RNAcentral holds the sequence, with entries from SILVA. The RNA shown here (small-subunit ribosomal RNA) has 1500 nucleotides and comes from an uncultured archaeon. The coordinates come from a structure-prediction model, not an experiment, and the mean pLDDT is 81.
């Protein structure tokens, strides 16, 4: 002084639980000393064997034995005395004068002790032991005989008590006491002892008597004190009100009785008191105190030990002795136990000390001494004494010391041979303890202290490492198992949380943990010191009675209240100083303190009482408004329903739709007329009145408040207000009316999976009246009354009041004051929301009322109630939370505002039927290997697998680096030829050769794993996201968590920008940025590219010439093949251009629309790039990797072995062709681009119908090769399951490979299936896109309907909306934060557990009553060998025991009842979001169930 626990994080509320002290026990372990008020206290005040705890006195007397140095002694028993009431022991009972505190006693008593007076004349007796004799098992007892005394008895005297009187002397507050005296009447003393000394006397010099003297011990009497006790009284200290009334000897009083003494203590008799909300009675529970535990204190909790008191002795009564008992280490008696009995009778009480036995978790030796201390007895020596002083056991507490130091070697930790810490060794020091010994020391011993030897020697453990809390993210082993854990929580295969053992660490330490109890911590019973609007708590309102609290000024008194002094608060404890034990714990001594109580003086401000006065509180009164304030009585008004008339016709009604109803017997609808109940539109309000419930047409009549003004009286009369009384919505009960509408119940339709409902039609209680009960509520501002006191603005009601205007009205505005009713807000206040003069702010009074959650407003109980139910109002038992407030998300079948062809609309075209392909999924199989599983799996694992691939199935083989050990030159391991095993193999085998040192037979480690874990990871990917958002740093609000910025209007594709604004800024995203495309221009062209012009060469045409070939002109297209050329095309570098820059409009702006310009427009098109972050998304089979499994009969590694991944009754997605004429078949012609090519494209040529197949040019490639189709022209085909469409399936062939059988591809011919546009539902797409065509490249030996790319042709329709489907902001609600695939409620069904009713039963306690009655007491008779005695009557108390009634409490308990908890049970969905009919309260009625429903009512 906290912390952990609830939440996704926070503040609060509130509870649990840690951490501390103290007690008990229990687990482990344990070297020593000392000291203590410890140790069968908790359960059984349960029972006890055996021994001890009271005795003792010879200076009281008596006897017996027995010894003697006979002026005695020892031993015993008996009488007498004192003591045995004390100490020690327990703690049951007791709620009370029992303790405690402080008084009293004029109402008492005290033995032994002390002091002071005074006194013991005189006379007599009986009895015990003893002795004789009886009885009886025993315990005991009878009879006779005898005998002493400090036994016992009588008489005197002293004294005493009682009355009455006198005196008025003494205490005292007070005399009723006490004193002195006089009278009567009563009672009525002693030990002439004993010792000591002296002397005498005798039949006995004897344990014999007689004097006297002493004053040591004693005896009486009186008086005081001491001491110890009795009683009495205030005051104080316990829990239940689910005990509210108890009481009859109760309460008083006159009379007696009894006692030490007062009393109703007892009895008669009379009187009705007496005690209780300040708690009686009653019922639980308990011995009070000093003190002890804890605490800072106030408190709380205790009450064993020590010490004061009280009680109590096996459960109960009695009573006797005695100075004191109702006595228990005395006595009677009843009652249970247990012993012993010869059955007749008798014993016995450990809650003394030791001891058993039993109970329990729970506690010692049947020791030692009476040497000290004390007590009893005694003159005294002395005796006794389980009190006590010692010892002894026991980890009760307290206190104190040790279990070692150094050095050297060595090994280990550390980053470290710095040091330092350790484990061994080996040396060395020391010696407290320990081992031996002597002294001391004790009552005797031991310890303890001092010598002296030996020796590190004889000495560490317990909990604990996930947090709280201090100290492992070691190993192993376990796997939601075993187990742990005070609370949170750990454990589902890498466990800092379990186990073990090893290690290491912490924490105290001869101790350390646990387990119960008490205080703290808890301000968590708050007197110090809290709350109640939303968290548990304000009473449903008023009235009131006790209490409590109370204005202003004066006087008194002083009861609280204060200050002083005395007393008293025992001791012990505690505090402080000082001393004594080695120290300390312990003790001493001494000072305080004991916060209280009594007394006594003193103050007088405050309270409080009496007195007196006051007017500011309150109360009355006047005055003229204001109101749905209550009650009654009159009157009125729409409307609805019904009835009567008219009028009119096929429908009404109702609903999301409809149905049931209703209507041709004329409904609905008009009009008009009539009944009858209920209700009171508008006005009306954010208003008024009421104490609350609550109150609404107009009039009237009673009747209450209030508020404003006035300042006349009264004179604190007041405030709350336990109990009480009264009033109380609504719905219900009772009687009796009423009854149109409405409507639980109930009867229908419809809704549904079902609908016991929600919506529909009907309809009865009820609503309505009068009279009565119930007494609840979300009776709510969830906010008691009441009074003061602290900024304001604004509305609105009411009253005065002053001003202005006036239509002069009770008129309008203004303003200020009082009261009322709301909104906002300062300061404060709150956990926050909020509240804030109408406080939840600041103080007073006074009332209710809460103390975690269920259980449960139940259950028993009592009180009320016709009843239904109210009021009161609990426990077990179970849990670690339940609960307000706000934040941040996430959701909503809340809302608003924007957006997107994985959304809609508006259009294109497909999917979903069919066939095929391919891929999942079942199934199947020896195997069909594994993953992926909505979007985000599923032509996915570039995954087109014929062997390989391959991970699977069958078969056959193989192999262990390194290290050690078996073996091994008598020859290890290797090789091989033949021949069997074989699908094949010197892999095995036989059988032999050949080589020559190793060595998998055996541990141990290793290679290797497509063996597990993608829930251990890293990389990389998917999806959110084609999203526009994450955040920061400063500063501001908030107690936080977090909020601002990041909102709001605008705006954008966009957190894009633009203005406000406690925000100003910045960053990662968006943009920019890159890349390709589009324009243009530059630079480059011996570039493999291109050709506009130039020349040459090729080719047609015309001309001329020539004419056999030809030559020359010219003109045309052409070929890039030559010269040449670099303008174009390309290529591939660089650059330019676009910016809302111009112009109109709109708009503060950012922008937005239009338009010109330009190749392009408002990001120009497509890519690349994808924010904190998430989803335990995928992948361990692609690589890498931790952990963990296999590891020589493998899960490893090989086989060009074979099978499987290609299996098929099915279901699913993605595709491919089609169903045809926008087509389909033949010819014939024509136009890319992006790319590829050396075991390669492969032109051309040849053969082949074709697929191919023989040749082969070129080409290391802007060079050469691969290289299109739709499209165009023509011709066919005629609407058919076809000349569509191509599956199947035959055959023939080819083609790649070692191989195409499972299980490849292609060509031809044949065969021609399904299939005629595909339900329900579903998918892509906004432009050079969808659709359509075909081409390349990947993988690849072969094989494309996949993938990735590419070019040709080339539409429609929006340019909008948020309706589906989802995002993104902003707001609103939440009981949801693994966040709506959430959460969660009730029946039913399993199982446990503890409670409640209960026919009944069993039982304790306590009372009351009667019977019986041991025993006590008293009183009267009688009887006798006269006394404390038998008997007998009589009253009167009375235990135990029977019985009968009450209360009260506990077991059992058929069978009922609900309630709590229990991973994955039944049926439904009721609540949380408008939870899909808003939720909730009271109350009624329904129903399997949450629940539904009517009335009313809260807004959580």
């Nucleotide at each position: 002084u906290c912390c952990a626990g609830g939440u996704g994080a926070c503040c609060c509320u509130g509870c649990u639980g840690g951490c501390g002290g103290c007690c008990a026990c229990c687990c482990c372990u344990a070297u020593c000393c000392g000291g203590c008020u410890c140790c069968g206290a908790c359960u059984a005040a349960g029972c006890c064997a055996u021994g001890c705890a009271a005795g003792u006195c010879u200076u009281g007397g008596g006897g017996a034995g027995g010894g003697g140095c006979c002026g005695c002694c020892c031993u015993c028993c008996c009488c007498g005395g004192c003591g045995u009431a004390c100490g020690g022991c327990u703690g049951a009972g007791u709620a009370a004068c029992a303790c405690g505190u402080g008084g009293c006693c004029a109402a008492c008593c005290u033995a032994c002790c002390c002091u002071c007076g005074g006194g013991a004349g005189g006379g007599g007796a009986a009895u015990a032991a003893c002795c004789g004799c009886g009885g009886g098992a025993a315990a005991c007892u009878g009879c006779g005989g005898g005998u002493a005394a400090u036994u016992c008895c009588c008489c005197a005297u002293a004294g005493g008590g009682g009355a009455g009187g006198a005196c008025u002397u003494c205490u005292g507050g007070a005399a009723g006491g006490g004193g002195u005296u006089c009278u009567c009447c009563c009672c009525g003393a002693a030990a002439a002892g004993g010792g000591c000394c002296c002397g005498g006397a005798c039949g006995a010099u004897g344990c014999u008597c007689c004097g006297g003297g002493u004053a040591c011990c004693g005896c009486c009497c009186g008086a005081g004190g001491a001491u110890g006790g009795g009683g009495c009284c205030a005051c104080g200290g316990c829990g239940g009100a689910u005990u509210a009334g108890g009481u009859u000897g109760u309460u008083g009083g006159u009379g007696g009785g009894g006692u030490a003494a007062c009393a109703g203590c007892c009895c008669a008799c009379c009187a009705a008191g007496c005690c209780g909300a300040c708690g009686a009675u009653c019922c639980g529970u308990a011995g009070g105190g000093g003190c002890c535990g804890u605490g800072g204190g106030a408190g709380c909790g205790g009450g064993a030990g020590c010490c004061c008191c009280c009680a109590g002795a096996g459960g109960g009564a009695c009573a006797c002795u005695g100075a004191g008992a109702c006595a228990a280490g005395g006595g009677u008696c009843c009652c249970a136990g247990c012993c012993c009995u010869a059955c007749g009778g008798g014993g016995u009480g450990c809650a003394g000390c030791a001891g058993g036995c039993g109970c329990g978790a729970a506690a010692c030796u049947u020791c030692c001494g009476c040497a000290a201390u004390g007590c009893c007895c005694g003159a005294a020596a002395g005796g006794g004494u389980g009190a006590c002083g010692g010892a002894g056991g026991g980890a009760g507490c307290c206190g104190g010391a040790g279990u070692g130091c150094c050095g050297u070697g060595u090994g280990g930790g550390u980053a470290a041979u710095a040091u330092c810490c350790u484990g061994c060794a080996c040396g060395g020091c020391u010696u407290u303890u320990c081992c031996g010994g002597g002294g001391u020391g004790u009552a005797a011993a031991a310890a303890g202290c001092c010598c002296c030897g030996g020796g590190a020697a004889u000495a560490a453990g317990u909990g604990g490492g996930g947090g709280g809390c201090a100290a492992g993210u070691c190993g192993c082993g376990u796997g939601g198992c075993a187990g742990c854990c005070g609370c949170c929580g750990c454990g589902g295969u890498a466990a800092c949380a379990c186990g073990u053992c090893g290690c290491u660490c912490c924490g105290c330490g001869a101790g350390g943990g646990g387990u119960g109890g008490c205080c703290g911590a808890g301000a968590a019973u708050a007197u110090u010191g809290g709350g109640c609007c939303u968290a548990a708590a304000g009473g449903g309102u008023c009235c009131g009675u006790a209490g409590c609290c109370g204005g202003u000024u004066g006087g008194g008194u002083a009861a609280g209240u204060c200050c002083c002094c005395g007393g008293u608060u025992a001791a012990a404890u505690c505090g402080g100083g000082c001393c004594g034990c080695u120290u300390a714990a312990c003790g001493g001594c001494u000072c305080g303190a004991c916060u209280g109580c009594c007394g006594g003086g003193g103050a007088u401000a405050c309270u409080g009482c009496c007195c007196a006065a006051c007017u500011a509180g309150g109360g009355a009164c006047c005055g003229g408004g204001a109101g749905a304030g209550g009650c009654c009585g009159g009157g009125g008004g729409u409307a609805u329903u019904c009835c009567c008339g008219g009028g009119g016709u096929a429908c009404c009604g109702g609903u999301u739709a409809a149905a049931u109803g209703g209507g041709u017997c004329g409904a609905u609808c008009c009009c008009g007329g009539g009944a009858g109940g209920a209700c009171c539109a508008g006005c009306a309000g954010u208003g008024g009145c009421g104490a609350a419930g609550g109150c609404g047409c107009c009039c009237g009549g009673c009747u209450g408040g209030a508020a404003c003004g006035g300042g006349u009286c009264c004179g604190a009369c007041g405030g709350u207000g336990a109990g009480g009384g009264a009033c109380g919505a609504a719905g219900g009960c009772c009687a009796g009316g009423g009854g149109a509408g409405c409507a639980a119940a109930c009867c229908g339709g419809a809704u549904u999976a079902g609908a016991g409902a929600c919506c529909c039609g009907g309809g009865u209680a009820g609503u309505c009246c009068u009279g009565g009960c119930u007494g609840u509520a979300a009776a709510c501002g969830a906010u008691g009354c009441g009074g003061a006191c602290u900024a304001g603005g604004u509305g609105u009601u009411g009253g005065g009041c002053a001003g202005a205007c006036u239509u002069a009205g009770a008129g309008u505005c203004u303003g200020c004051c009082c009261a009322g009713u709301g909104c906002c807000g300062a300061a404060g206040g709150g956990a926050a929301g909020c509240c804030g003069u109408u406080a939840a702010g600041u103080c007073c009074g006074c009332c209710g009322c809460c103390u975690g959650g269920g259980g449960a407003g139940u259950a028993c109980g009592g009180c009320c109630g016709c009843a239904a139910g109210g009021c009161u109002g609990a426990a077990a038992c179970c849990u670690a939370a339940c609960g307000g407030g706000a934040u941040u998300g996430g959701c909503g079948g809340g809302g608003g505002a924007g957006c997107a062809c994985u959304a809609c609309a508006a259009g294109g075209g497909g999917u979903g039927g069919a066939u095929g392909g391919u891929g999942c999924g079942g199934u199947u199989c020896a195997a069909u290997u594994g993953g992926a599983u909505u979007c985000a799996a599923c032509g996915c694992c570039c995954g087109g697998a014929a062997a390989c691939u391959u991970a699977c199935c069958g078969g056959g083989g193989g192999a262990g680096a390194c290290a050690g050990c078996a073996g091994g030159a008598u020859g290890a391991a290797g090789g091989u030829c033949a021949g069997c095993c074989u699908g094949a193999a010197g892999g095995g085998c036989u059988u032999a050769c050949c080589u020559g040192a190793c060595g998998c037979g055996c541990u141990g480690a290793g290679a290797g794993g497509u063996g597990g874990u993608g829930c251990a990871u890293g990389g990389c990917c998917g999806c959110c996201g084609u999203c526009a958002g994450c955040u920061c740093g400063u500063g501001c609000c908030g107690u936080a968590a977090g909020g601002u910025g990041u909102c709001a209007g605008g705006u954008u594709a966009a957190g894009u920008c633009c203005u406000g604004g406690a925000a100003c800024g910045a960053g990662c995203g968006a943009g920019a940025c890159c890349c390709g495309c589009g324009c243009c221009c530059c630079u480059a062209g011996u570039a493999u590219g291109c050709c506009a012009g130039c020349g040459g060469c090729c080719c047609u045409c015309u001309c001329g010439c020539a004419u056999c070939u030809g030559c020359g002109a010219g003109a045309g297209g052409g070929g890039a093949c030559c010269g040449g050329g670099c303008a174009c095309u390309c290529u591939a570098g660089g650059g330019g251009g676009a910016c809302u820059g111009c112009c109109g409009c709109c708009g503060u702006a950012a922008g937005g629309c239009g338009g010109a310009g330009g190749a392009a427009g408002g990001u120009g098109c497509g890519g690349g790039c994808g924010a904190c972050g998430g989803c335990a998304g995928g992948u361990c089979a692609g690589u890498a990797u931790g952990c963990c499994c296999c590891g020589g009969u493998a899960u490893c590694c090989c086989c060009a072995c074979g099978g499987g991944c290609u299996a098929c009754a099915c279901g699913c997605g993605c595709c491919a062709u089609a169903c045809a004429a926008u087509g389909g078949g033949c010819g014939g012609g024509a136009c890319a681009g992006c790319g590829g090519g050396a075991u390669g494209c492969g032109a051309c040529c040849c053969c082949g119908a074709a697929a191919g197949g023989g040749g082969g040019a070129g080409c290391u490639a802007a060079g050469c090769c691969c290289c299109a189709a739709a499209c165009c022209c023509g011709c066919c085909c005629c609407c058919a399951g076809u000349g569509c469409g191509g599956a199947u399936c035959g055959a023939c062939g080819g083609c790649u490979g070692g191989a195409a059988c499972u299980c490849g591809c292609c060509g031809u011919c044949g065969u021609g299936a399904a299939g005629g546009u595909g339900a329900a539902a579903u998918c892509c797409c906004c432009a050079g896109u969808a659709a359509u065509c075909g081409c390349g490249c990947c993988u690849c030996a072969a094989c494309a309907u996949g993938g990735c790319g590419c070019g040709g042709u080339g539409a429609a329709u929006a340019c909008g909306u948020c309706c589906c489907u989802g995002c993104u902001c902003c707001u609103u609600g939440c009981a949801c934060a693994c966040a709506c695939a959430g959460c969660c409620c009730g029946u039913c069904a399993a199982g446990u557990c503890a409670c409640c009713c209960a026919a009944a039963u069993g039982g304790g306690c306590u009372u009351u009553c009667g019977g019986u009655g041991a025993g006590g007491a008293c009183c009267u008779c009688u009887c006798u060998u006269c006394a404390u005695g038998g008997g007998a009557g009589g009253u009167u108390c009375a235990a135990c025991c029977c019985g009968g009634g009450g209360g009260u409490c506990c077991g059992u308990g058929a069978g009922g009842g609900g309630g709590g908890c229990u991973a994955a049970g039944u049926c439904g969905u009721a609540a949380c979001a408008a939870g899909g009919u808003a939720u909730c309260c009271g109350u009624a009625g329904g129903g399997g169930a949450a629940c539904c429903u009517g009335c009313g009512g809260a807004u959580a």
Its Rfam family is "Archaeal small subunit ribosomal RNA". Rfam 15.1 lists 709 matches to the family in 491 species. The family is grouped with related families in Rfam's "SSU clan".